[in-house]
Molecule: transfer RNA
Organism: Bacteroidetes bacterium SCGC AAA795-G10
RNA sequence: GUUCCGUUAGCUCAGUUGGUUCAGAGCACUGCCUUGACAGGGCAGGGGUCGUUGGUUCGAAUCCAACACGGAACA
Numbered sequence: 001g002u003u004c005c006g007u008u009a010g011c012u013c014a015g016u017u018g019g020u021u022c023a024g025a026g027c028a029c030u031g032c033c034u035u036g037a038c039a040g041g042g043c044a045g046g047g048g049u050c051g052u053u054g055g056u057u058c059g060a061a062u063c064c065a066a067c068a069c070g071g072a073a074c075a
Stems, first nucleotide, its partner, number of pairs: 001074007010027004019058001029045006051067005
């Protein structure tokens, strides 16, 4: 340099080639209950503009382009 894959919550990930209540799960975190206390368990809660900027569309996490970051292969 070329091609390909990935980027979604603090961490690890899911999300049906677009449809309105699809923005989720587990762990972590906060509060309460349980205990003499801890651990464990139960209940409830907070946290996201889906990497960035544009485009297509009535409608985009989902399709298209550029860029950024990480990875792989080739040169």